[in-house]
């Protein structure tokens, strides 16, 4: 340097089904002064509610199956586009690409963020567990430290 592997409630993608989303958004009719609301603030508008009738979907989630994998992936940051009623600022969200900046892995917990949500996801911190390597002890276990730019095997 090349190839192949390991960590297990391992990682991600996807068809179908189901629950929820929600009697919500939205549409039609009625009414239309005020009041309240549409992520935050500002100026001006627009729309909506409280009544009657009708009435979704997406993202996210669960399950079986299938697919690709072991920096799998996830996060932070950067350029751009789109969305959160129209304009500005901020904030938040989604997507493609770039970035060895952080992160070995899953689990539990406080807090914070996203989310309709107690689901689920993300982040800081803490806890025990687990895999790898180094060092030390010693009887194949224990302790300390470290990080995937790692580790093991073969050529």
């Nucleotide at each position: 340097g090349a190839u192949a592997g390991a960590g297990g409630u391992g990682c991600g993608g996807u068809u179908c089904u189901c629950a929820a989303g929600a009697g919500u958004a939205c549409c039609c009719g009625a009414a239309a002064c005020a009041c309240g609301g549409c992520c935050a603030g500002g100026a001006c508008a627009g729309c909506c509610g409280c009544c009657g009738g009708g009435g979704a979907a997406a993202g996210g989630g669960a399950g079986c199956g299938c697919c690709g994998c072991c920096g799998a992936g996830g996060g932070g940051g950067g350029c751009a586009a789109c969305g959160g009623u129209g304009c500005c600022u901020g904030c938040c969200g989604u997507u493609u690409c770039c970035u060895g900046c952080c992160u070995g892995g899953g689990c539990c917990g406080u807090c914070g963020g996203g989310g309709a949500a107690u689901a689920c996801c993300c982040g800081c911190c803490g806890g025990a567990c687990u895999g790898c390597c180094a060092c030390a002890g010693c009887u194949u276990c224990u302790g300390u430290g470290g990080a995937g730019c790692g580790c093991u095997a073969u050529c």
Predicted 3D model of a 155-nucleotide RNA (Lysine riboswitch aptamer) from a mouse gut metagenome. The RNAcentral record of the sequence draws on MGnify.